RNA sequence: AAUAGAGGCGCGCCUCACGAUGAGUAUCUGUUCCCGCAAUGACUUGCUGGUCAGAGAGCGGAGAAAGGCGUAGGCGCCGAAGCGGAUCGCCGCAGCAACGGCGCUCUGCUGGGCUAUAGGAGAACAUCCUGUAGACUGUCGCACCUAUUUGUGCGGAGCGCUAUU
Repeated sequence: AAUAGAGGCGCGCCUCACGAUGAGUAUCUGUUCCCGCAAUGACUUGCUGGUCAGAGAGCGGAGAAAGGCGUAGGCGCCGAAGCGGAUCGCCGCAGCAACGGCGCUCUGCUGGGCUAUAGGAGAACAUCCUGUAGACUGUCGCACCUAUUUGUGCGGAGCGCUAUU
């Protein structure tokens, strides 16, 4: 340097699949009251414009969807992957500024899952992300024990570890 592997509730992606949640919500509609010839609202925020709409409440009828989640199946894998930052490109009605989303590249951090907790996202107590703490687990190093097997303690990090060439 190349190839092949290991850590386990292991990581990530996909689906004209099924299910729960979303939600009796948004929306449509009937009726009663109210408002009105433009008060105002929507399109991420501010300014300038543009487009669309034309306030709300009670009762009744009908009644979704997306993201996210679970199950099932399939695929790619073991820096799997996730998060932070930066340049560039595209998108969010138009312009400027900001913010957000997506993608490539570069760069920094994290061995892994779990539990608890704080914060963020989210409709949500689901779930995800980050920080902190805890024990557990894999790996290597050091020290001790053990005939060997193995066990105990401390510590490091995946740019690591094992095997072969």
The RNA shown here (Lysine riboswitch aptamer) has 165 nucleotides and comes from a pig gut metagenome.
RNAcentral holds the sequence, with entries from MGnify.
Its mean pLDDT, the model's own confidence on a scale to 100, is 81.
It matches the Rfam family "Lysine riboswitch aptamer". On this family, see Mandal et al., Cell 2003: "Riboswitches Control Fundamental Biochemical Pathways in Bacillus subtilis and Other Bacteria".